Predicted 3D model of a 131-nucleotide RNA (c-di-AMP riboswitch aptamer (ydaO/yuaA leader)) from Halanaerobium sp. MA284_MarDTE_T2. The prediction has a mean pLDDT of 77.
[in-house]
RNA sequence: AUAUAUCUGUUGUCCAAUCUCAUUUUAUGAGAGCGGAGGACCCACCUUUUUGGGGCGAAUCUAAUUUAAUUAGAGGAAGACCUUUACUUCCAGCCCGACAGCUAACUCCGUAGACUUAUUAAAGGACAGGC
Numbered sequence: 001a002u003a004u005a006u007c008u009g010u011u012g013u014c015c016a017a018u019c020u021c022a023u024u025u026u027a028u029g030a031g032a033g034c035g036g037a038g039g040a041c042c043c044a045c046c047u048u049u050u051u052g053g054g055g056c057g058a059a060u061c062u063a064a065u066u067u068a069a070u071u072a073g074a075g076g077a078a079g080a081c082c083u084u085u086a087c088u089u090c091c092a093g094c095c096c097g098a099c100a101g102c103u104a105a106c107u108c109c110g111u112a113g114a115c116u117u118a119u120u121a122a123a124g125g126a127c128a129g130g131c
Stems, first nucleotide, its partner, number of pairs: 007129004012115003018032006033111006043101001050098001052099001053096004060074006075091005081125006
């Protein structure tokens, strides 16, 4: 220095939502990174307009019951490095304002909030293990 085996460990979480710089200094800007919307040719749709339509987001669809929120199924999302299986939980909320297919150039916008102090488990894998 390399390889194998054994043993130990796995960086707080969801989310795009973090970091840096400056100043009139603890709150206001700018930038980077990440994320979203609008917007041509071509292509698609011309079958669709109050039965309005559309966007962010995993957060939708179907059926039954019943009188209105409950059950079941399908589909989707989370569970602390990744995959599979099992198990548990979730399927909200908000926005535009008569209007938008895709979409290069271009234009505009967001960077909130919430949760936890014990970790859901097993198998396989990846990475790491100082002087």

The sequence was found by an Rfam model in a public genome assembly. It matches the Rfam family "c-di-AMP riboswitch aptamer (ydaO/yuaA leader)". Rfam links the family to the GO terms cyclic-di-AMP binding and regulation of gene expression.